Predicted 3D model of a 530-nucleotide part of an RNA (small-subunit ribosomal RNA, 5' domain) from an uncultured bacterium.
It matches the Rfam family "Bacterial small subunit ribosomal RNA".
The RNAcentral record of the full RNA draws on ENA.
Context: one part of a larger RNA
RNA sequence: GACGAACGCUGGCGGCGGGCCUAACACAUGCAAGUCGAAGGGGAUUCAGGGGGCUUGCCCUCUGAUGAGACUGGCGCACGGGUGAGUAACACGUAGAUAAUCUAUCUUCAGAUGGGGGAUAACCGCGGGAAACCGUGGCUAAUACCGCAUAAUGCAGCGGGGCCGCAUGGCCAUAGUUGUUAAAGAUUUAUCGUCUGAAGGUGAGUCUGCGUCGCAUUAGUUAGUUGGCAGGGUAACGGCCUGCCAAGACGAUGAUGCGUAGCUGGUCUGAGAGGAUGAUCAGCCACACUGGCACUGAGACACGGUCCAGACUCCUACGGGAGGCAGCAGUGGGGAAUAUUGGGCAAUGGGCGCAAGCCUGACCCAGCGACGCCGCGUGCGGGAGGACGCUUCUCGGAGUGUAAACCGCUGUCAGAGGGGACGAACGGCCCGGGUGAGAAUACUGCCCGGGAGUGACGGUACCCUCAAAGGAAGCGCCGGCUAACUCCGUGCCAGCAGCCGCGGUAAUACGGAGGGCGCAAGCGUUGUUC
Numbered sequence: 001g002a003c004g005a006a007c008g009c010u011g012g013c014g015g016c017g018g019g020c021c022u023a024a025c026a027c028a029u030g031c032a033a034g035u036c037g038a039a040g041g042g043g044a045u046u047c048a049g050g051g052g053g054c055u056u057g058c059c060c061u062c063u064g065a066u067g068a069g070a071c072u073g074g075c076g077c078a079c080g081g082g083u084g085a086g087u088a089a090c091a092c093g094u095a096g097a098u099a100a101u102c103u104a105u106c107u108u109c110a111g112a113u114g115g116g117g118g119a120u121a122a123c124c125g126c127g128g129g130a131a132a133c134c135g136u137g138g139c140u141a142a143u144a145c146c147g148c149a150u151a152a153u154g155c156a157g158c159g160g161g162g163c164c165g166c167a168u169g170g171c172c173a174u175a176g177u178u179g180u181u182a183a184a185g186a187u188u189u190a191u192c193g194u195c196u197g198a199a200g201g202u203g204a205g206u207c208u209g210c211g212u213c214g215c216a217u218u219a220g221u222u223a224g225u226u227g228g229c230a231g232g233g234u235a236a237c238g239g240c241c242u243g244c245c246a247a248g249a250c251g252a253u254g255a256u257g258c259g260u261a262g263c264u265g266g267u268c269u270g271a272g273a274g275g276a277u278g279a280u281c282a283g284c285c286a287c288a289c290u291g292g293c294a295c296u297g298a299g300a301c302a303c304g305g306u307c308c309a310g311a312c313u314c315c316u317a318c319g320g321g322a323g324g325c326a327g328c329a330g331u332g333g334g335g336a337a338u339a340u341u342g343g344g345c346a347a348u349g350g351g352c353g354c355a356a357g358c359c360u361g362a363c364c365c366a367g368c369g370a371c372g373c374c375g376c377g378u379g380c381g382g383g384a385g386g387a388c389g390c391u392u393c394u395c396g397g398a399g400u401g402u403a404a405a406c407c408g409c410u411g412u413c414a415g416a417g418g419g420g421a422c423g424a425a426c427g428g429c430c431c432g433g434g435u436g437a438g439a440a441u442a443c444u445g446c447c448c449g450g451g452a453g454u455g456a457c458g459g460u461a462c463c464c465u466c467a468a469a470g471g472a473a474g475c476g477c478c479g480g481c482u483a484a485c486u487c488c489g490u491g492c493c494a495g496c497a498g499c500c501g502c503g504g505u506a507a508u509a510c511g512g513a514g515g516g517c518g519c520a521a522g523c524g525u526u527g528u529u530c
Stems, first nucleotide, its partner, number of pairs: 001529003005526005012376006019368001020334001025332003029329003034075003039072002046065008082287003092211007101204002106200008114148001116146002123138006154180005161172004185192002213259003220250003225247008262284004266277004289310004312323004340366001342365003348362001349360004379409004389400004413471001415466005423457001429451008474519005479500003485514005495502002
């Protein structure tokens, strides 16, 4: 000097930040991932009108509108958010490689979207179970599922050509030829979709050089181990896996083992070199009660998915079930120590949807605590050779001290009253115009111009007015280092102390007082680090 600090005393206001460093301990409760009716079947409920029954306020039926919950299907749930346990490793950083790879949504280009089929959930019936839930029979739709057709610049095999490279090889063109692979419709007629291929973009996988803590009081380590052949597997190379063969591979340039640790941009310090560190913010990684496994999917071996095992908690009719805050709040516990079970989707961003919109504890705000940094205030001017009080004294005086009183002035902050934002512009809506489709000056897609409307924060910031010096100063120190001195008490006691050291009767060093010095809404102490 610095701090995610804590503790003691004290404490007026604001702005901006930051706030479980310990138990990756256990968690009550609420919320944190849904959305689409323009994919589909379905129709609860409510309203309006007509008819009928009639115990006159109910029931039945028809028509129209409304369309809930649940279900099938699509997309999302692999993002966003949390944590740092593990990891000394291609985990991270940096520079490369992929001629060994994949990539949903998005963009561009080319082409296609023909014709059929069988089911199933919801629902209804029956049954089992305390429940969670399950079985069985029957009905039904689709952008759900399955054949068929058509296929190529796709894929596979065979065959010839050109160009290139980095060894395996890569790229291109072609009417070569054989085989093989696709689709789905909706609607307001404008569009939105679906399938195939090529290219781009984005994201990801894998590999490599170099760098990355301590201990040698850790010196040898290794059997899928090292390499080869063949096969399997993967999007992809590879002992990644399997069989066979060989006997290799690593190591004082520190293998192996043990301990510690997420890594980086950065942060703190320092003239720098360096040292220490990795909170907040950003990038990457790893994890999601502990351990393991795969499924679905473009993408996971998946925090708020499935299955198995384990520990723990809860429910139970004892047969069996349910759960996972290292999401946001919050609780217990641990601890020196760390906040509200708040508001809003108005903005930014994300998911779904043609859209309206819905969801969003991401986010934007507010609350709490001087935790930090910064700013402001607690008044300003005049006022005596100088009141009172207190302290001291050589008793003359001296100090506190222009300090107070008193006179004049001002109005920051806090208080009261009034006005009152920026952040909001898109989308959508209304009006007008252009353009496309269309028979059309209906309707409508797209574009342009104008308008109204949309704010959690918040009646906040800010502005004006009113009243009023009124409501706002402490903490540490005063022997030397080190800035600041006297009196009293105490008497090696009580105590102080960072080091040197003070205290045993005149203590500037202990305790109090007066005075002084330093910083100031803080001041000291402790801890850590340079």